[in-house]
RNA sequence: UCCUCGGUGGCUCAAUCGGCAGAGCGGGUGACUGUUAAUCACUAGGUUGGGGGUUCAAGUCCCUCCCGGGGAG
Numbered sequence: 001u002c003c004u005c006g007g008u009g010g011c012u013c014a015a016u017c018g019g020c021a022g023a024g025c026g027g028g029u030g031a032c033u034g035u036u037a038a039u040c041a042c043u044a045g046g047u048u049g050g051g052g053g054u055u056c057a058a059g060u061c062c063c064u065c066c067c068g069g070g071g072a073g
Stems, first nucleotide, its partner, number of pairs: 001072007010025004019056001027043005049065005
C1' cells in the first nucleotide's frame, strides 16, 4: 500500500426486504433472611466510531475519514 471482516448501553452480542434501538451479564431500589449469597420484582443507562449523501423514513444503502482483527505484497 492492497483485499477482507468488524466498530450498537459499563461488558458480551442481537436487530428479517430500509419502518418503534433490544437481550444477557453488570449497576441502582425494593421484597425475601439472623446476615451475606442466591432468587424474585421494579428501574436507570444509547450521538448505533466521526463527517457528508440518498430517502417520507437509515444501525441497515452510497462516499470519505478514524480505530481494531485476519490475509497479500
Molecule: transfer RNA
Organism: Desulfovibrio sp. UBA2564